The part of an RNA shown here (small-subunit ribosomal RNA, 3' major domain) has 477 nucleotides and comes from an uncultured bacterium. The coordinates come from a structure-prediction model, not an experiment, and the mean pLDDT is 87.
[in-house]
Context: one part of a larger RNA
RNA sequence: UGACGGGGGCCCGCACAAGCGGUGGAGCAUGUGGUUUAAUUCGAUGCAACGCGAAGAACCUUACCUGCCCUUGACAUCCUGCGAAUCUGGUGGAGACACUGGAGUGCCGAAAGGAGCGCAGAGACAGGUGCUGCAUGGCUGUCGUCAGCUCGUGUUGUGAGAUGUUGGGUUAAGUCCCGUAACGAGCGCAACCCUUGUCCUUAGUUGCCAACAUGUAAUGGUGGGGACUCUAAGGAGACUGCUGGUGAAGAACCGGAGGAAGGCGGGGACGACGUCAAGUCAUCAUGGCCUUUAUGGGCAGGGCCACACACGUGCUACAAUGGGGCGUACAGAGGGAAGCUAACCUGCGAAGGGGUGCGGAACCCUUAAAGCGUCUCGUAGUCCGGAUUGGGGUCUGCAACUCGACCCCAUGAAGUUGGAAUCGCUAGUAAUCGCGAAUCAGAACGUCGCGGUGAAUACGUUCCCGGGCCUUGCACA
Numbered sequence: 001u002g003a004c005g006g007g008g009g010c011c012c013g014c015a016c017a018a019g020c021g022g023u024g025g026a027g028c029a030u031g032u033g034g035u036u037u038a039a040u041u042c043g044a045u046g047c048a049a050c051g052c053g054a055a056g057a058a059c060c061u062u063a064c065c066u067g068c069c070c071u072u073g074a075c076a077u078c079c080u081g082c083g084a085a086u087c088u089g090g091u092g093g094a095g096a097c098a099c100u101g102g103a104g105u106g107c108c109g110a111a112a113g114g115a116g117c118g119c120a121g122a123g124a125c126a127g128g129u130g131c132u133g134c135a136u137g138g139c140u141g142u143c144g145u146c147a148g149c150u151c152g153u154g155u156u157g158u159g160a161g162a163u164g165u166u167g168g169g170u171u172a173a174g175u176c177c178c179g180u181a182a183c184g185a186g187c188g189c190a191a192c193c194c195u196u197g198u199c200c201u202u203a204g205u206u207g208c209c210a211a212c213a214u215g216u217a218a219u220g221g222u223g224g225g226g227a228c229u230c231u232a233a234g235g236a237g238a239c240u241g242c243u244g245g246u247g248a249a250g251a252a253c254c255g256g257a258g259g260a261a262g263g264c265g266g267g268g269a270c271g272a273c274g275u276c277a278a279g280u281c282a283u284c285a286u287g288g289c290c291u292u293u294a295u296g297g298g299c300a301g302g303g304c305c306a307c308a309c310a311c312g313u314g315c316u317a318c319a320a321u322g323g324g325g326c327g328u329a330c331a332g333a334g335g336g337a338a339g340c341u342a343a344c345c346u347g348c349g350a351a352g353g354g355g356u357g358c359g360g361a362a363c364c365c366u367u368a369a370a371g372c373g374u375c376u377c378g379u380a381g382u383c384c385g386g387a388u389u390g391g392g393g394u395c396u397g398c399a400a401c402u403c404g405a406c407c408c409c410a411u412g413a414a415g416u417u418g419g420a421a422u423c424g425c426u427a428g429u430a431a432u433c434g435c436g437a438a439u440c441a442g443a444a445c446g447u448c449g450c451g452g453u454g455a456a457u458a459c460g461u462u463c464c465c466g467g468g469c470c471u472u473g474c475a476c477a
Stems, first nucleotide, its partner, number of pairs: 001477002004473002007471007015461002019425005026316008034307002042053002064302007073125001077124002079121005086103007107114002127291002130289003136285002138280003141276001143274001148187006154163003167178003193268004198236007208225002212223003239262001242256005318418001322377007334365003339358002344353003384415001389410007431453007
């Protein structure tokens, strides 16, 4: 100087407390461990691995296994020989591939040949998701959006160092003020950026409809209009600016006015010096090592989907604030051409037929659901719950056996609110309800977004956890 203390002081954070809803019990989905296996490819492992890489494993992907094949190679540069390239038929085979037949001659040219492509050959070399993340770059997680981390000059100490950065207030903040052997400065904080909340101006189609006219069973449907909503560009607006009090005529805090908004208005992006030899050699790049008729390459089938079990993350429930039937209302944000698909018809349905509109403020996906009205069920393993299984189908795709999703009929398991323990959340939040997108032929209960309905509680900082500043002890570095 740090680190540490079941030392002290001060102060924060859904850290506790106060509340609300969960997990842990059940079934299923998914990831992991373990076990099994020819293989169950590899990585990730306290917080900070475990719905993680994977925004999507039937083949492909695919790296794994079995079998069958290739050896200058699937790919790059160079050399030699032959042939244009290319298209197409047949046989064998699981296919890769092997054998064989036909069509066919292009471009440049100094007429030698060349470019390009195919086949064969020789070697230099290619190749490696092989090892090392403890050789590395890059990228990322984490402490932590915590308020810290440093430097120049000066001063001080023999020196390591100290000072500044400590102290008194204050703040979300090393934020600001005052004091001060310090005076300044840098990286962080804040602001500048995006979005949302109010208003104005401009613009008025595909959006809108107040007044006028017109038309219909009805509808901005039509003429028209720019008022309103909205869209999207520019601006205004919030700064403790005004005001009362407190404070040290300071910084600031408490209250008030005005205002759509008040003291950082809400949300996002943004992550200092560093820590964990943290993660990644399987995104990529790369040193070294290893391999070279194989640890490289091609193909078919299988596996990654196994299943006594254990754990994590979720979904659905156990019902009446509910289940079921009928009727009825209101979003936002997205996507669409190898695409989204309307009306209409068929089917109980998944869907099929159909072929209209739309590269879209126009058309479609697109009926939002919870809600509201009404009827029924009457506390029961039930008209709760839907697992599992049998049968029949639909769709995607070369192909749904291993191993897809969905529909219909039948079946109708566990489950009556969950031990010890443990998680999230302070407001348009939790809880609850549906909708969309990426990936994607098909395949979400996951992920990322969107809106609808919409709470309870916070006395407080004694305690648990993590952190910041000062100080003290120390047998630690």